[in-house]
Molecule: SAM riboswitch aptamer (S box leader)
Organism: bacterium
RNA sequence: CAUCCAUCAAGAGCGGCCGAGGGACCCGGCCCUGUGACGUCGCAGCAACCCGCCUCGCGGUGAUCCGCGGACAGGGUGCUACAGCCGGGAUCGAUGGAGG
Numbered sequence: 001c002a003u004c005c006a007u008c009a010a011g012a013g014c015g016g017c018c019g020a021g022g023g024a025c026c027c028g029g030c031c032c033u034g035u036g037a038c039g040u041c042g043c044a045g046c047a048a049c050c051c052g053c054c055u056c057g058c059g060g061u062g063a064u065c066c067g068c069g070g071a072c073a074g075g076g077u078g079c080u081a082c083a084g085c086c087g088g089g090a091u092c093g094a095u096g097g098a099g100g
Stems, first nucleotide, its partner, number of pairs: 001099001003098006013043005021032003025089005044080003049076003052072001054070001056069005084092001
């Protein structure tokens, strides 16, 4: 990014700084918040999308290899109130991967 694919009811919080709104947008509701929310930084953690690792399993191929699945948690992201907070709306949004 007028593109494609997957996921979004599971899981995981403390501290420093800041100082008024915040839970993406609109309407309605509900909730969080000066007992300091949101944000940000540090540390810790969760998870397993991608990379990596593996005498791993099943299937396909003549084979390199490909698909699906498992395991690991070293690297790249992401995430750590509430079902993406709930209902309705909208060319909805977010995250990862691919492609350009």